This is a predicted structure of a 345-nucleotide part of an RNA (small-subunit ribosomal RNA, central domain) from an uncultured bacterium.
The RNAcentral record of the full RNA draws on ENA, Greengenes and SILVA.
The prediction has a mean pLDDT of 88.
[in-house]
Context: one part of a larger RNA
RNA sequence: UUGGGCGUAAAGGGUACGUAGGCGGUCUAUUAAGUCAGGUGUGAAAGCGUGAGGCUUAACCUCAUUAAGCACUUGAAACUGAUAGACUUGAGUGAAGGAGAGGAAAGUGGAAUUCCUAGUGUAGCGGUGAAAUGCGUAGAUAUUAGGAGGAAUACCGGUGGCGAAGGCGACUUUCUGGACUUUUACUGACGCUCAGGUACGAAAGCGUGGGGAGCAAACAGGAUUAGAUACCCUGGUAGUCCACGCCGUAAACGAUGAAUGCUAGGUGUUGGGGGUCAGACCUCGGUGCCGAAGUUAACACAUUAAGCAUUCCGCCUGGGGAGUACGGUGGCAACACUGAAACUC
Numbered sequence: 001u002u003g004g005g006c007g008u009a010a011a012g013g014g015u016a017c018g019u020a021g022g023c024g025g026u027c028u029a030u031u032a033a034g035u036c037a038g039g040u041g042u043g044a045a046a047g048c049g050u051g052a053g054g055c056u057u058a059a060c061c062u063c064a065u066u067a068a069g070c071a072c073u074u075g076a077a078a079c080u081g082a083u084a085g086a087c088u089u090g091a092g093u094g095a096a097g098g099a100g101a102g103g104a105a106a107g108u109g110g111a112a113u114u115c116c117u118a119g120u121g122u123a124g125c126g127g128u129g130a131a132a133u134g135c136g137u138a139g140a141u142a143u144u145a146g147g148a149g150g151a152a153u154a155c156c157g158g159u160g161g162c163g164a165a166g167g168c169g170a171c172u173u174u175c176u177g178g179a180c181u182u183u184u185a186c187u188g189a190c191g192c193u194c195a196g197g198u199a200c201g202a203a204a205g206c207g208u209g210g211g212g213a214g215c216a217a218a219c220a221g222g223a224u225u226a227g228a229u230a231c232c233c234u235g236g237u238a239g240u241c242c243a244c245g246c247c248g249u250a251a252a253c254g255a256u257g258a259a260u261g262c263u264a265g266g267u268g269u270u271g272g273g274g275g276u277c278a279g280a281c282c283u284c285g286g287u288g289c290c291g292a293a294g295u296u297a298a299c300a301c302a303u304u305a306a307g308c309a310u311u312c313c314g315c316c317u318g319g320g321g322a323g324u325a326c327g328g329u330g331g332c333a334a335c336a337c338u339g340a341a342a343c344u345c
Stems, first nucleotide, its partner, number of pairs: 003317004007299002012313001014200004021193003025087007033080002035076008049065006090190001091187003094183004102176007109153001114148007124135002161168002205246006214240002219235004257312006265290010294301002318345003327338004
């Protein structure tokens, strides 16, 4: 609980789609539900409000008068609503284009690490601050040739691109989503937001079955140290990879909800269009930097707003206790969501 707020002080839901609800462009006519004006009835008395009066004043008392609200009724028609008709600028569709690590599946390539086989070759290699554990005369390291297998895709690469977010990076093919530009050909408000709901959702983790090169929680050993359950070194299992199914959380961040309109410019870059011989220049969509007005506690933000406004949703209301307890819902579990109080400062 009126309000005031939510980049960093408490506070934007992880993201989207969308139901109910809320809100909604221009013009004309009608209506009269909301709205406005008048009338009638009701609105007990006391009390409240206002104006008088009486106790010396006040409290107190007396008199007069008023109120929303409700019902009925007569009107008004600007706005909201309703009905009917029309419009094109919001929204969508068509046509013509170019851009992109957007998504899914299948296939292919080269570099590198590791392992295996064979050749050459001999005593070291490896590792560190220094060492040691470790590997090596059963021939290692190094080097050459061949093979196996898994994972990741150097350079290009860029405050570059795409995606709602999470995220996406070798190449080719197939399937497929979205955005942008130009054209104004079509529809004619079909729109915005969205409680519940549904879908997606990094990493880790879980289930079943595969796979396993490198890396590497746990673990073992060697060092360091007063100790060293660490940092460093040698190894190394889950996991990391694939398929299917769960989980549903992150500093899921721009710590900034979505949509629309308005408010100086300058300068990069990216995808289009116009213009030109080529340019300059103009314009639409994105992505950066700097800055005006304005905002801000300051930092800063500033046409990609944190400015000026409108609509809708979410959230906050001193610190701790506590994202805990209890209950409920979901989950195989781990846990997730919802979410207090006593007490204390």